[in-house]
RNA sequence: CGAGUCGGCCGGGCGGCCGCGGCGCCGCUGUAUCCCAGUUGCGCGGAGGACAGUCCGGGCUCCACAGGGCCGGGUUGCCGGGUAACACCCGGCCGGGGUGACCCGCGGGCAAGUGCCACAGAAACCAGACCACCGGCGGCUUCCCGCCGGCAAGGGUGAAAAGGUGCGGUAAGAGCGCACCAGGGUGGCGGGGAACCGCCACUGCUGGGCAAACCCCAACCCGGAGCAAGACCAAGCAGAGGGGAGCUGCCCGCUCGACCCUCAGGUAGGUCGCACGAGGGCGAUGGCGACGUCGCUCCCAGAUGGAUGGCCGCACACGACAGAACCCGGCUUACAGGCCGACUCGCGCC
Numbered sequence: 001c002g003a004g005u006c007g008g009c010c011g012g013g014c015g016g017c018c019g020c021g022g023c024g025c026c027g028c029u030g031u032a033u034c035c036c037a038g039u040u041g042c043g044c045g046g047a048g049g050a051c052a053g054u055c056c057g058g059g060c061u062c063c064a065c066a067g068g069g070c071c072g073g074g075u076u077g078c079c080g081g082g083u084a085a086c087a088c089c090c091g092g093c094c095g096g097g098g099u100g101a102c103c104c105g106c107g108g109g110c111a112a113g114u115g116c117c118a119c120a121g122a123a124a125c126c127a128g129a130c131c132a133c134c135g136g137c138g139g140c141u142u143c144c145c146g147c148c149g150g151c152a153a154g155g156g157u158g159a160a161a162a163g164g165u166g167c168g169g170u171a172a173g174a175g176c177g178c179a180c181c182a183g184g185g186u187g188g189c190g191g192g193g194a195a196c197c198g199c200c201a202c203u204g205c206u207g208g209g210c211a212a213a214c215c216c217c218a219a220c221c222c223g224g225a226g227c228a229a230g231a232c233c234a235a236g237c238a239g240a241g242g243g244g245a246g247c248u249g250c251c252c253g254c255u256c257g258a259c260c261c262u263c264a265g266g267u268a269g270g271u272c273g274c275a276c277g278a279g280g281g282c283g284a285u286g287g288c289g290a291c292g293u294c295g296c297u298c299c300c301a302g303a304u305g306g307a308u309g310g311c312c313g314c315a316c317a318c319g320a321c322a323g324a325a326c327c328c329g330g331c332u333u334a335c336a337g338g339c340c341g342a343c344u345c346g347c348g349c350c
Stems, first nucleotide, its partner, number of pairs: 001346010013314006020046001022044004027039004048321001052332002055330005060226004072222006078092005093107001094105004108216002113214002115210003130155002133150007163181006182206002184203008230272004239263005244256004279298008
């Protein structure tokens, strides 16, 4: 200097003139006062890292519920930690990708069962013999052909086809035997908290892939809804039928109105919920880290026909994705441009 990997941050700024919504204060109006409503003025605040998706986990509110088991459903799927919790996050192991920094993981089970592997190929579940090789017999000798047997080492097909290389052996071959290697099995030793890692000995045991196929196993979770939850105030209407319960064992009849169903009527107004939070910032401290503890400090939107706009000027990176609606912790998706830090690789110089 170039290329890359990981982490963090900003995402329009400044000035002027008008204009919005919340809270607080003085005053004024309505009101006897307070509350409350409206209003001039002043003061303080006023959209995000994703506000998106509605995919997880919770807080909160209401209803139901004695507890347990079975059935059913869901999640996770190697070990250990973090958190209120999680399917999230951190650290590690193993596997895969990359020269590397790093990234990804669908990470238990295919000898429990059922399935799928197109086409090609002889054959893709306990498989098979197309070409080729060897032996025997026959056909007129040869060439060549046919039949029977041996064979899976060579060739071909394929993503994948009876471990790999070499030697011996054989009619030709074959782990048939042997040496080494790889994998599996058995036994043992060492390291680590664990997943796992390493080593030694014996053993010819040596055909798959897919479970993000259905499934099996293990652990955990599962009552129902959701702020349009729910509470209060004001206004307003109109209840009827049936089920049900009681009076008497049954029918009829009568009464009741807690619950359910059907039809019908009224009100969609106002206040609360509504923002102090598993909150933000700074520092110290424990930890590799996620995060925890302690101290100090700050209050930072609460609309409801739904608040941030318009005009002008200047500079400039010429401005992306895109606006809260109960709140938080995550994940996922989108994002023009810019800044900072650490690390890796390549080239050159000292």